[in-house]
Context: one part of a larger RNA
RNA sequence: CUGGGCGUAAAGGGUGUGUAGGCGGUUUGAUGCGUCGAAUGUGAAAUCCCCGGGCUUAACUCGGGAACUGCAUUCGAUACGGUCGGACUUGAGUGUGGGAGAGGAUUAUGGAAUUCCUAGUGUAGCGGUAGAAUGCGUAGAUAUUAGGAGGAACAUCAGAGGCGAAGGCGAUAAUCUGGACCAUAACUGACGCUGAGACACGAAAGCGUGGGGAGCAAACAGGAUUAGAUACCCUGGUAGUCCACGCCCUAAACGAUGAAUACUAGAUGUUGGCGGUAUCGACUCCGCCAGUAUCGCAGCUAACGCGUUAAGUAUUCCGCCUGUGUAGUACGGCCGCAAGGUUGAAACAC
Repeated sequence: CUGGGCGUAAAGGGUGUGUAGGCGGUUUGAUGCGUCGAAUGUGAAAUCCCCGGGCUUAACUCGGGAACUGCAUUCGAUACGGUCGGACUUGAGUGUGGGAGAGGAUUAUGGAAUUCCUAGUGUAGCGGUAGAAUGCGUAGAUAUUAGGAGGAACAUCAGAGGCGAAGGCGAUAAUCUGGACCAUAACUGACGCUGAGACACGAAAGCGUGGGGAGCAAACAGGAUUAGAUACCCUGGUAGUCCACGCCCUAAACGAUGAAUACUAGAUGUUGGCGGUAUCGACUCCGCCAGUAUCGCAGCUAACGCGUUAAGUAUUCCGCCUGUGUAGUACGGCCGCAAGGUUGAAACAC
């Protein structure tokens, strides 16, 4: 170099935007670079291969042939790929008209609940557990009523429902703002797909500075349990959880399933939109597009299962795997305030 693979056996990058590169729709003309054919020259000899000869044979050696799969030049072919020029509209994008949505950011507002404070009523318990105790309470708790403070989260609606590239997003209103979908077919005319590097985003925990702190709660303290109990249970409780700004960059970041395109039986539910039938109108019914689920034919699969949202049939591009342990460790590089992240071995053992 040539393979086989990646849902669960090793293996899909956490996700996107996009540079180089790779790949690329229909039609026409040119070119003849790739590609293909022919001829000529060259491709030293020896070696290798084939057919013969010589040493008794073989090794060895001699003669002839083939081969040297290459390179150069000339002539020719033009389907396919490339390049240059023209055209097209189905890919892609724009316009116009619509409706849907927890998509994002900022500001303001609201009610329920917990806790605390003040005041009233009221009296001996409350709380907690399998049972208890620590704890709280005659300095008046728990319960209940009224008022106040403050922080965090938004019951019902709520749905296998919606939106987002992923992480993720759920009270209400306003402002700013991204994307998708449907209808139409007016415009551009291949403008496309993928994407090493690069850049951006990236739950929770953690870190820095400054705020905030109701509830919850690592650490910690006490009470139990127990042989012990650095736990599970209980009473407390600090970081943290919240906000602003700046870092960190990892997850079972999962559909354990990369992106794009085309093709390949159906059935049922549901979300958004459109068209048609019917109707006074709405519902219903029929069909189309886009999403999201369940079942299932062919096919695939080691099986489980997947099955038009493929793990089927194909193509393009990227990432990754190659026995187990050592080890996602050591060393070095890069990044980080640190914690650590990223890249990532070997000896040795089996």

Source information: The prediction has a mean pLDDT of 87. This is a predicted structure of a 350-nucleotide part of an RNA (small-subunit ribosomal RNA, central domain) from an uncultured bacterium. It matches the Rfam family "Bacterial small subunit ribosomal RNA". The RNAcentral record of the full RNA draws on ENA.